[in-house]
RNA sequence: UGGAGAGUUUGAUUUUGGUUUAGGAUGAAUGUUGGUGGUAUGUUUAAUAUAUGUAAGUUGGAUGGAAAGUAUUUUUUGGUGUUUUUAGUGGUGGAUGGGUGAGUAAUGUGUAAGAAUUUGUUUUUGGGAGGGGGAUAAUAGUUGGAAAUGGUUGUUAAUAUUUUAUAAGUUGAGGAGUAAAAGGAGGAAUUUGUUUAAGGAGGGGUUUGUGUUUGAUUAGUUAGUUGGUGAGGUAAUGGUUUAUUAAGGUGAUGAUUAGUAGUUGGUUUGAGAGGAUGAUUAGUUAUAUUGGGAUUGAGAUAUGGUUUAGAUUUUUAUGGGAGGUAGUAGUGGGGAAUUUUUUGUAAUGGGUGAAAGUUUGAUGGAGUAAUGUUGUGUGGAGGUAGAAGGUUUAUGGGUUGUAAAUUUUUUUUUUUAGAGAAGAAGUAAUGAUGGUAUUUGAGGAAUAAGUAUUGGUUAAUUUUGUGUUAGUAGUUGUGGUAAGAUAGAGGAUGUAAGUGUUAUUUGGAAUGAUUGGGUGUAAAGUGUUUGUAGGUGGUUUUUUAAGUUUGUUGUUAAAUUUUAGGGUUUAAUUUUGGAUAGGUGGUGGAAAUUAUUAAGUUGGAGUAUGGUAGGGGUAGAGGGAAUUUUUGGUGGAGUGGUGAAAUGUGUAGAGAUUGGAAAGAAUAUUAAUGGUGAAAGUAUUUUGUUGGGUUGAUAUUGAUAUUGAGAGAUGAAAGUUAGGGGAGUGAAUGGGAUUAGAUAUUUUAGUAGUUUUAGUUGUAAAUGAUGGAUAUUAAGUGUUGUGUGUAUUGAUUUGUGUAGUGUUGUAGUUAAUGUGUUAAGUAUUUUGUUUGGGGAGUAUGUUUGUAAGAAUGAAAUUUAAAGGAAUUGAUGGGGGUUUGUAUAAGUGGUGGAGUAUGUGGUUUAAUUUGAUGUAAUGUGAAGAAUUUUAUUAGGGUUUGAUAUGUUGUGAAUUUUUUUGAAAGAAAGGAGUGUUUUUGGGAAUGUGGAUAUAGGUGGUGUAUGGUUGUUGUUAGUUUGUGUUGUAAGGUGUUGGGUUAAGUUUUGUAAUGAGUGUAAUUUUUGUGUUUAGUUGUUAUUAUUUAGUUUGGAAUUUUAAAUAGAUUGUUGGUGAUAAGUUGGAGGAAGGUGAGGAUGAUGUUAAGUUAGUAUGUUUUUUAUGUUUUGGGUGAUAUAUGUGUUAUAAUGGUUGGGAUAAAGGGUUGUGAUUUUGUGAGGGUAAGUUAAUUUUAAAAAUUUGGUUUUAGUUUGGAUUGUAGGUUGUAAUUUGUUUGUAUGAAGUUGGAAUUGUUAGUAAUUGUUGGUUAGUUAUAUGGUGGUGAAUUUGUUUUUGGGUUUUGUAUAUAUUGUUUGUUAUAUUAUGGGAGUUGGUUAUGUUUGAAGUUGUUAUUUUAAUUGUAAGGAGGAGGAUGUUGAAGGUAGGGUUAGUGAUUGGAGUGAAGUUGUAAUAAGGUAGUUGUAUUGGAAGGUGUGGUUGGAUU
Repeated sequence: UGGAGAGUUUGAUUUUGGUUUAGGAUGAAUGUUGGUGGUAUGUUUAAUAUAUGUAAGUUGGAUGGAAAGUAUUUUUUGGUGUUUUUAGUGGUGGAUGGGUGAGUAAUGUGUAAGAAUUUGUUUUUGGGAGGGGGAUAAUAGUUGGAAAUGGUUGUUAAUAUUUUAUAAGUUGAGGAGUAAAAGGAGGAAUUUGUUUAAGGAGGGGUUUGUGUUUGAUUAGUUAGUUGGUGAGGUAAUGGUUUAUUAAGGUGAUGAUUAGUAGUUGGUUUGAGAGGAUGAUUAGUUAUAUUGGGAUUGAGAUAUGGUUUAGAUUUUUAUGGGAGGUAGUAGUGGGGAAUUUUUUGUAAUGGGUGAAAGUUUGAUGGAGUAAUGUUGUGUGGAGGUAGAAGGUUUAUGGGUUGUAAAUUUUUUUUUUUAGAGAAGAAGUAAUGAUGGUAUUUGAGGAAUAAGUAUUGGUUAAUUUUGUGUUAGUAGUUGUGGUAAGAUAGAGGAUGUAAGUGUUAUUUGGAAUGAUUGGGUGUAAAGUGUUUGUAGGUGGUUUUUUAAGUUUGUUGUUAAAUUUUAGGGUUUAAUUUUGGAUAGGUGGUGGAAAUUAUUAAGUUGGAGUAUGGUAGGGGUAGAGGGAAUUUUUGGUGGAGUGGUGAAAUGUGUAGAGAUUGGAAAGAAUAUUAAUGGUGAAAGUAUUUUGUUGGGUUGAUAUUGAUAUUGAGAGAUGAAAGUUAGGGGAGUGAAUGGGAUUAGAUAUUUUAGUAGUUUUAGUUGUAAAUGAUGGAUAUUAAGUGUUGUGUGUAUUGAUUUGUGUAGUGUUGUAGUUAAUGUGUUAAGUAUUUUGUUUGGGGAGUAUGUUUGUAAGAAUGAAAUUUAAAGGAAUUGAUGGGGGUUUGUAUAAGUGGUGGAGUAUGUGGUUUAAUUUGAUGUAAUGUGAAGAAUUUUAUUAGGGUUUGAUAUGUUGUGAAUUUUUUUGAAAGAAAGGAGUGUUUUUGGGAAUGUGGAUAUAGGUGGUGUAUGGUUGUUGUUAGUUUGUGUUGUAAGGUGUUGGGUUAAGUUUUGUAAUGAGUGUAAUUUUUGUGUUUAGUUGUUAUUAUUUAGUUUGGAAUUUUAAAUAGAUUGUUGGUGAUAAGUUGGAGGAAGGUGAGGAUGAUGUUAAGUUAGUAUGUUUUUUAUGUUUUGGGUGAUAUAUGUGUUAUAAUGGUUGGGAUAAAGGGUUGUGAUUUUGUGAGGGUAAGUUAAUUUUAAAAAUUUGGUUUUAGUUUGGAUUGUAGGUUGUAAUUUGUUUGUAUGAAGUUGGAAUUGUUAGUAAUUGUUGGUUAGUUAUAUGGUGGUGAAUUUGUUUUUGGGUUUUGUAUAUAUUGUUUGUUAUAUUAUGGGAGUUGGUUAUGUUUGAAGUUGUUAUUUUAAUUGUAAGGAGGAGGAUGUUGAAGGUAGGGUUAGUGAUUGGAGUGAAGUUGUAAUAAGGUAGUUGUAUUGGAAGGUGUGGUUGGAUU
């Protein structure tokens, strides 16, 4: 005996911090659904208005009558008795019960005490009731009024009323005075009432302590107010009232005032402390249409009584009347919302009565509502072909699911037929509930399941539709074509006669923190100091016992909660007994501790005294340097200023230089994380005066201390008032620049200010962003003041105290950063302050100020974050380092022209389509006349041009005619195969049906594969260890070095993978092997390496060698390496290629192929003919040809490499001016062929011109490929002969066999638009050996408000929509106090003003009563100016919110003028500038 968390800020982390959620509860409401019993509960809103019935009567044994019966008597308009009913008089009760919570913050309530009191009925005890009197209602006349309801005359009773007698008691005693009564019933006993006194019980009134909500933007309040005395009044105390007197009372421990509210036991939640609440039930209180008043009474200031005023309803004959559901039931209305105009007095209780009784909407019951709570059921057992159906599927199956069907069984419940209570106490009688509960049969699974959820939080997943739409949502979020989040469906999960939602409350929330939080940077330390109240307080002894602690005792109603039981079949409901915490009153002890009392003590704290340091304050006096002005001399053209300029200034003499004079302000050097002060602050020298610190030694006081709400003092700069002063500087302002603009930066002028005196203001990033005090807890190292020891002649050295001031750092602490004896550690004490971000330090009110402003300081509303520290990236008009044809230095181009080609745009029937910065644009396309082809216009076709299965038929195959643009359509002919046979089989054509085919349709943001780019840049990771709470770090950083994270060294790291390098290929050298188709020095030979023989050379192609900083000098750390040299064909990766890490770019590709999904199926498929992709004002990319003389043209001469070839290449020869044609050998290739290389060289010609440059364009005649050359091929001859004379801004390639230049060849192809593209050789330069700058990259460090990552984030004005709100001439209400006026009812006082049964009287009167009048008081009302609060208001101010409006770009990087702060000023706006402060500024 009792305590759980989770989601959400970020790229990720940690922290601060809000927000949301899971639980419980309810007098609830609402959606949907709904079998039953028990039990409880039900206008939370309009204390709004209420039709109708009912809720308080009773008593004839108090009383006189009346009426109706009845009996008796006969006297009859009768008497007597008796019964019943009852209007009135009288008694008692209507002060209880029942309702409601408007008011009330204390005349209330809870609790604990008290004294100055009363009390009907009830109880106990003691006394008494003798003698008289006059009325009156009823009633009978009469009479007013519409009514309600009266007036008047006569008569009458009482337990109605009155007088007198009598006594206990009371007034202190004596004396004296003062007061009462009622009878009734009965034949009687007796009984019941009445009066008085003293008690009791219970009830009431009253007083005190203490508890009891919010606001200080309510700080003063109070006039009977506070007290005294006398008097009145009350049941009683008392300013309760009055006269008089004093001036008090109350308040920061919150008065007064304003808002809100009945209160308590309790209820609910919570581990508790607490929080919220005050339905039902019980106690108490207030109230009864609103306000006032009294009467009666034991009790009321009463309301189911009265009176008066107001509001309102109603009635009326208009004169006047009547009413009060916040009792019960009901109605309208309000509202999200709350029941029947029921039954009975049988029970319990109340009133009355002697009683029988009577009465009771209290109460007992029923009805109604799933409103709550509790019980119970809707079946149980078997049942796999795991049925059908649904759903899903990988098509096998899975799931719904033992679920159903089916077999068997039971009957709670439902239906029906019988029996049938208790509750009755109290002999009998008496039951509303109720033919109810309960019980015995009958029959049949029969009559009975919903609701919410299913991304996370949070238990539970699939499919289909939808396509940022529809919607969802507590929060985070979800939905843009594969949605576990929407809407259906299947499944699942939760709960169950309910279940979700909404609202409120508590918990979680340690998110107001006493238990139990914080405050350097997240919200938060007052700018500083003095000090009042208050809080806290050294040491020893003593006292008291207030706090504290420990006993005991009273109380804290019952119910509730809790516990042990009882009892309803169980449970809830119900019932008996017990117990606890806490509060509080009385009383007895203890004395450590806090406090109190008394006395000490010296350690805290002062005081005296000797030194000492100091920009501490304040008032005077003096000085020099500089600046400006002024005056004189010299001198003669500029000066000044800036990034560059200009305005300005100067020949009327500036600037420069030099002599003199004047003025004001500031005090260089010394100067220092040095001094001093409380902080702000404080610096030339010197004088006066003055505060504080510190140190030494002794003396003295004896806790005198500390903090500090309110309060006082002081308080930079700016500002302000008045008077001085004014050199320099300098907000505002003018001018000049810059700029798109430039209200800025920059420049030239320049006012206020800056200075001084006397005031004022009272704020700063007034900061160490760190309140004060005390104690305590490692070290090292500086420095200032001072004391003291040691060594030294001394300068000085070296120890050790104390008071400051720095730095490094341990433990500890912290979210981290950091802090760390000067704490942000460990403790005590005291004060200020904080509680998500905005709105806002705003509004309003108040205080203060001359003003500017300052201080105090909200709300509505909006939002899910805002923030701190640190991490990894990215980024910077930050820094360091490094590299690259990046720049520089060279060289050739592009951009201008013509043309080729691609693209955009435009056009078109179509101009199919993809690619779009670098990284698209001579790209897919290594080649569009048809085909290709995807496009367009027509013509056809639909199991299809193509694939597989099934079925029928014909072998296959071949061919003719008609028609047509073709595709095709129609009509015929030939043919009859192979094998073992009648079957049948194989191949193939064709017809049908059905599964299906087909799509260059969409989606590259569903994908595979592949590719580009970063980038051939040097990076990118991991194991183990270690470090940090963690994200992460380390390794990979540092010193060197390299092309390289290459390598070396150091090192909390040590290893490893990948990339680099190497491997691979081509090329450069040698050797070996091999010599055919290649080569040919030597021997022969030929026109000719033509042939023979040879194998040296070249070459070919296989192997192999070679290069590794190996060697040497310098340098470097004796390393890695680097630099120079030798040798070598080659030297420091020899040269070129292939090779492309982890990742980035939702980069490209669905039109290469593959592929999910979607869409299409007489079409988006397929086929055919023609057209188009080739259009053309224009823009642009990439090339090419040129612009000429280093050239063109023409005639000779020389020299390659690498390729290709049978659907081919094609020699030779012939023909043509030529393209080409004819012929045709060789060649499947080191054999043959293409094949001619070109630039070059050499000889002519040309002579600077739009030319003998340039070749576009166009005419014409040809060739060639192909079915076809018109759109639209190429090519030849001839004629024509455009632009172009080296190209603006800008921009590009390139470092050696490179650029440049020059031919040559391949692929694709029938041909070709190739000037493209891939190879190949020939000729063959210049310049750099650097890194200031531009650009890209690597690395490191730094800043960051960035993470979609600077094409980032983000600020203000303005436009527009909308929301709440402030001001506002006013206006409409509420509320409150005051002055004044009027003054109802009533109590009370006064009054011969009128009147009067009892009584008195010497008879006139008196006492007493009633009416009238009048005074005090007095509600409501009128009126006046106020306070306060709410609504509304033309208009006006800002604020918030809202995917893509406007204007700038203030901030974040040194944010491009560092930011920021107080203040002043200024500007469309962010902002700018001056002055002082600050680092929360980079670089150095």
Small-subunit ribosomal RNA from Kitasatospora herbaricolor, 1484 nucleotides, folded computationally. It matches the Rfam family "Bacterial small subunit ribosomal RNA". The prediction has a mean pLDDT of 83.